[in-house]
Context: one part of a larger RNA
């Protein structure tokens, strides 16, 4: 000094910190969803319009239209590569630091530029049929879309030819103008006066999305020098192995891959091997140099039962996605299917050891969304654990017949000792009454007032007013009561700060080294004083 155990003890906050073993196996819940302002379809229910029935009627019912709210499951977008775990593996451009380009980045963010016309064709979900224990699965047939595919423009963009400038290592590289090819888009939602209308709308306004490109940023991806273990009882390694050429493949350079060709490259400044191990900022020591470490926080890296593969996307070779094997489990109609806590919490198991099957999403951050909203086990609280740090108390002043009691003892007294009793205070902290926050900014709803516009509609912007707190009836602040409800652990032979009796008698037993115990033991037991820390106090592993 410690992510510590382990004994004895244990009042109260405040801030941190906890699975270091078995990357062993998991029961249960939750940890990624949202968007109806892309889209059909369906269920409740409410409003209302029309028909039907029944009744004179009020009404009651039932259909079908339109709107509204509250759900489902399906197409479609985005998001699931982010945040969260954990260190197997890995001695490697894997980190860490400088430096490099051949090339790529979805949204968001900042600057530019051009656009958003016209059409078809299916399919799911639905309904029916067959099958299967189930998980599904196969047929048929009916539909929608910001989903799919054509056409149509096409600034910029891709590729070819050609002409021209500029560089150059004469291979090429930059850069302009012509030509010819190729190759986009999707719409929704809110309001409205005249004027047209098939009554759906159209026009006209705001918005929100949609498409193509450039440029930055912001991510990533490749190269390179240079630096950080131990081990020569590892001395010789290597055939895609070193280099070309010419192609594949990548966004992209390369033996990354292949065909031919040459025979090379590395290495005692330690190649190969083998052992260990994520790395780093940094954390402990220590006057420094230096020596261990890499828990918590933050970076970047690896991994998700194990082993492999590649889909889709801007991004994965993908924790809570596919497939394929393999172990183990579970379910079964034995045909044949699920599963994957190194997420949060929980179990077991192993072990000296390491928490709650907790609240809210009020802040702060992501996702999605036009917004209201919705999700978030990221995060914010909150519980347990003296695990570690700081802080606070466990009372103060007064008190001498130095009381009892105890210990020692030269029997005279000396000590525990102002220490108790007792008197006066005091009131932290725990306890009890009452009052009682900050973290709250957005955002929503009202009023007004600008803009925008034919418009006092709808948007949009400010001002006031008003809703929202898990933590929490907590912090805090106030007032009550009564010393009341709170000390202990280790050591006292020297090192090393503290001494005496009594019992043991090389026995019991101490011990970190030196040692101590055999009849007077400051050193073993026990007492009674002492010392030294104190909610701690020792032991015990490790570092330095």
């Nucleotide at each position: 000094a410690c992510g510590a155990a382990c004994g004895c003890u244990g009042g109260c906050g405040g801030c941190g910190u906890g699975g270091a073993u078995a990357a062993g196996a998991c029961a249960u819940g939750c940890a990624a969803g949202u968007c109806g302002a892309a889209c059909g379809c369906u269920g409740a229910u409410c409003g209302u319009c029309g028909g039907g029935u029944a009744g004179c009627a009020a009404u009651a019912u039932u259909c079908g239209g339109c709107g509204g709210u509250c759900g489902g499951a399906g197409u479609g977008g985005c998001g699931c590569a982010a945040g969260g775990g954990u260190g197997c593996g890995u001695a490697a451009c894997a980190c860490g630091u400088g430096g490099g380009u051949a090339a790529u980045u979805u949204g968001c963010c900042g600057u530019g530029a051009a656009g958003c016309u016209g059409g078809g064709g299916a399919u799911a979900a639905c309904u029916c049929g067959u099958u299967g224990a189930a998980a599904g699965a196969c047929g048929a047939g009916c539909u929608a879309a910001u989903a799919c595919c054509g056409a149509a423009u096409g600034u910029g963009c891709u590729c070819c030819g050609c002409c021209g400038g500029g560089g150059u290592u004469u291979g090429c590289c930059c850069u302009g103008a012509c030509g010819g090819a190729g190759g986009a888009a999707a719409g929704c939602c809110g309001g409205g006066g005249a004027c047209c209308u098939u009554c759906g709308g159209g026009c006209c306004u705001g918005g929100c999305a949609c498409u193509u490109c450039a440029c930055g940023a912001u991510a990533a991806g490749c190269c390179c020098g240079c630096g950080g273990c131990c081990u020569a009882u590892c001395a010789g390694c290597u055939a895609g192995u070193u280099g070309g050429c010419g192609g594949g493949g990548u966004a992209a350079u390369g033996g990354c891959c292949c065909a031919c060709c040459a025979a090379g490259g590395c290495g005692a400044a330690g190649a190969c091997g083998g052992g260990u191990a994520g790395c780093u900022g940094g954390u402990c020591u220590g006057a420094g140099a230096g020596g261990a470490c890499g828990a918590c926080c933050a970076g970047c890296c690896a991994c998700a039962c194990u082993g492999g593969a590649a889909c889709u996307g801007a991004g994965a070779c993908a924790c809570g996605g596919u497939c394929c094997a393999g172990a183990c489990a579970c379910c079964u109609a034995c045909g044949g299917g699920u599963g994957g806590c190194a997420g949060c919490a929980g179990u077991c198991g192993a072990g000296a050891a390491u928490c709650u099957u907790u609240c809210a999403c009020a802040a702060u951050g992501g996702g999605c969304g036009a917004a209201a909203g919705c999700c978030u086990g990221a995060u914010g609280g909150a519980g347990c654990g003296a695990c570690g740090c700081c802080g606070c108390g466990u009372g103060g002043g007064g008190g001498a017949u130095g009381a009892a009691g105890g210990g020692c003892u030269u029997c005279g007294g000396c000590u525990c000792g102002u220490a108790a009793a007792c008197c006066c205070c005091u009131g932290u902290c725990a306890u009890u009454u009452g009052c009682g926050a900050a973290c709250a900014a957005a955002g929503g709803c009202g009023c007004c007032g600008a803009c925008c516009u034919a418009a006092c509609a709808c948007g949009u912007c400010g001002u006031c007013g008003u809703c929202u707190g898990a933590u929490a009836g907590u912090a805090g602040c106030a007032g009550a009561a009564g010393a009341g409800g709170a000390a202990g652990g280790g050591a006292c032979g020297g090192c090393u700060a503290a001494c005496u009796c009594u019992g043991u008698g090389c026995c019991a037993g101490c011990a970190g080294c030196c040692g101590c115990g055999g009849u007077a033991a400051u050193a073993c037991a026990g007492a009674g004083g002492u010392c030294c820390c104190a909610a701690g106090c020792g032991u015990u592993g490790u570092u330095c």